[in-house]
RNA sequence: CCAGAUGGCCGGAUGAUCGCUCUUUACGGGGAGGAAAGUCCGGGCUCCAGGAGAAGAUGGUGCCGGAUAACGUCCGGCGAGGGCAACCUUAGGGAAAGUGCCACAGAGAAUAAACCGCCAUAUCAGCAAUGAUGCGGUAAGGGUGAAAAGGUGCGGUAAGAGCGCACCGCAUUUCUGGCAACAGAGAUGGCAGGGCAAACCCCACCAGGAGCAAGACCGAAUAGGGACAGCAAGCAUGGCUGUGCCGGGUUAAACCGGUAAACGCGUGCAGACGCAUUCUUCCGCCGCUGUUCGGGUUGGUCGCGCGAGGUGUCCGGUAACGGACAUCCCAGAUGAAUGGUCAUCCGUUGUCAGGACGACAACGACAGAACCCGGCUUACAGGCCGUCUGGCAUU
Numbered sequence: 001c002c003a004g005a006u007g008g009c010c011g012g013a014u015g016a017u018c019g020c021u022c023u024u025u026a027c028g029g030g031g032a033g034g035a036a037a038g039u040c041c042g043g044g045c046u047c048c049a050g051g052a053g054a055a056g057a058u059g060g061u062g063c064c065g066g067a068u069a070a071c072g073u074c075c076g077g078c079g080a081g082g083g084c085a086a087c088c089u090u091a092g093g094g095a096a097a098g099u100g101c102c103a104c105a106g107a108g109a110a111u112a113a114a115c116c117g118c119c120a121u122a123u124c125a126g127c128a129a130u131g132a133u134g135c136g137g138u139a140a141g142g143g144u145g146a147a148a149a150g151g152u153g154c155g156g157u158a159a160g161a162g163c164g165c166a167c168c169g170c171a172u173u174u175c176u177g178g179c180a181a182c183a184g185a186g187a188u189g190g191c192a193g194g195g196c197a198a199a200c201c202c203c204a205c206c207a208g209g210a211g212c213a214a215g216a217c218c219g220a221a222u223a224g225g226g227a228c229a230g231c232a233a234g235c236a237u238g239g240c241u242g243u244g245c246c247g248g249g250u251u252a253a254a255c256c257g258g259u260a261a262a263c264g265c266g267u268g269c270a271g272a273c274g275c276a277u278u279c280u281u282c283c284g285c286c287g288c289u290g291u292u293c294g295g296g297u298u299g300g301u302c303g304c305g306c307g308a309g310g311u312g313u314c315c316g317g318u319a320a321c322g323g324a325c326a327u328c329c330c331a332g333a334u335g336a337a338u339g340g341u342c343a344u345c346c347g348u349u350g351u352c353a354g355g356a357c358g359a360c361a362a363c364g365a366c367a368g369a370a371c372c373c374g375g376c377u378u379a380c381a382g383g384c385c386g387u388c389u390g391g392c393a394u395u
Stems, first nucleotide, its partner, number of pairs: 001391010012345007020031004033366001037377002040375005045211004050283002052280004058207005063077005078092001079090004093202002098200002100196003115142002117138003121134005150168006169191001170189008215302004225293007234269005242263002244259005274285002309328008346364007
């Protein structure tokens, strides 16, 4: 100097002027991000579901160790694949529990095979070499394919084949290092002939539901409603407003009195039955179903920002991260504020200029909080910083 890999930061600043919004008695103070986006994960929080244990269904995760409130996230390692390398990717448990699929091509694709070929033999033809057909042996060579009865080499054989041997692979096992995933070394054995589980499945671990339009309060209303029908276990108790019964009264009513070990209703005790898919046990709770009339629900306040909070320094740790000390408060709208204009500066590109200084012009990305936080994914004009790899040249 060129090419590449990887980590981080900024992404406008200042002043004036006009305007919006929150807070404060006032002065004064604050006001949209690294992704606020997607709504893909995990939680905090709120309400509902009775809780505990076991099982099942459904869903999620899937190498090892660690971090975290937690996660499918992050950090550090291991294995596999890609790359000269720095690095990148990884849906990374199990194919010997079972089932299933592997198109086309090919003889044959897992209970797998003989198309061409090789060997040997019989018959026929031929002087011979050899050719054709049949029986037998073969899976080394060729062909098809993503993949073909473990790979390479040597020996052996009629020709071949783990048939035998060496190395590699595989299975079983021992030792060493490591918390472990795993790595290395040795022994025994000729040894199951593949891939796919981002196929069903098996194994291990985890998981209640809904969500701030959650939810709470105020206001408000014949109203903590009215009528009718049906189902429903116990004990005590209250009162004639409901229904019923008895007596009086009346032409008949209305009306008057009584009765609740009359029904229903209320209260208290208790808890038979029952209470998120099933079961068990204990605790907790315990009246329902349907039809219809009708009031309110268009408003306001809270939830709504002091936090698993930000920043700085130090300590521990390879790191993620944790701890200590100090310091700071850093939006809270509700049809939805957080802005407009001007000037100067900053950055990039272009032109003028031999170069620089300078002048002029153009451009300045993606994009906008709505309960909050930790992540992931996606978008981003332009600029800056660090570390590492390869190549070339010089010293």
Predicted 3D model of a 395-nucleotide RNA (Bacterial RNase P class A) from an Alphaproteobacteria bacterium. NCBI's taxonomy places the organism under Bacteria, Pseudomonadati, Pseudomonadota, Alphaproteobacteria. The model forms 92% of the base pairs in the Rfam consensus. Its Rfam family is "Bacterial RNase P class A". Rfam links the family to the GO terms tRNA processing, dimeric ribonuclease P complex and ribonuclease P activity.